The RNA shown here (FMN riboswitch aptamer (RFN element)) has 179 nucleotides and comes from a Chloroflexota bacterium. Its Rfam family is "FMN riboswitch aptamer (RFN element)". Rfam describes the family as follows. The RFN element is a highly conserved domain that is found frequently in the 5'-untranslated regions of prokaryotic mRNAs that encode for flavin mononucleotide (FMN) biosynthesis and transport proteins. The coordinates come from a structure-prediction model, not an experiment, and the mean pLDDT is 76. It was read from a public genome assembly, where an Rfam model found it.
């Protein structure tokens, strides 16, 4: 002075306005209520890390230009959320079972493939390298326009109910007994 073990906290957001009526219920009957945040208009949203010029600060230089830093991607590269083999551990059940005769603890050992934990081979796993500006140079800056979005329920759901007070990528903060 660095890592790591392990600890402690954080860790996801959006239907405002309308239209239409599957369907339902009242009536004797014309008709009249309820009725998709999901369907039509429209409208609101964006996790984590990584890149990330223009653009702001600061430093150098006569000057071109150069370093350093900082904001900064839903759609450029991953990750994560969701289903999950092989197996593993526990619990349940069954044998053996010692002090102590029976019971029955710790223990071994066997089953099953019932409950819960770990695990994670695999499966799935979304959308612009559009047009225009600027610039030496744009996938990432700035305008426009266009698209995307697991599973279950429900009248078809990114925005509502759910699993979920979970899970997670990672993020900050202590540790430094270990290396």
């Nucleotide at each position: 002075c660095g890592c790591a073990a392990c600890c402690u906290u954080c860790g996801g957001g959006g239907c405002a306005g309308g239209g239409u009526g599957a369907g339902g219920g009242c009536g004797c009957a014309g008709g009249c209520c309820c009725a998709a945040u999901u369907c039509c208009c429209g409208a609101c949203c964006g996790g984590c890390g990584g890149u990330g010029a223009u653009c702001c600060g600061g430093c150098c230089c006569a000057g071109c230009g150069g370093c350093c830093g900082g904001c900064a991607a839903g759609c450029c590269c991953g990750c994560g959320a969701g289903c999950a083999a092989u197996g593993u551990c526990a619990g349940c059940g069954c044998a053996u079972g010692a002090a102590u005769g029976a019971a029955u603890a710790u223990a071994u050992g066997c089953a099953g493939c019932c409950u819960g934990g770990c695990g994670g081979c695999g499966c799935a796993g979304g959308a612009g390298u559009u047009c225009g500006g600027u610039g030496a140079g744009a996938a990432u800056c700035c305008g426009a326009c266009g698209c995307c979005g697991a599973c279950g329920g429900u009248a078809u759901a990114g925005u509502c109910c759910g699993g979920a007070u979970g899970u997670g990528a990672g993020a900050a903060g202590g540790g430094g007994u270990g290396c």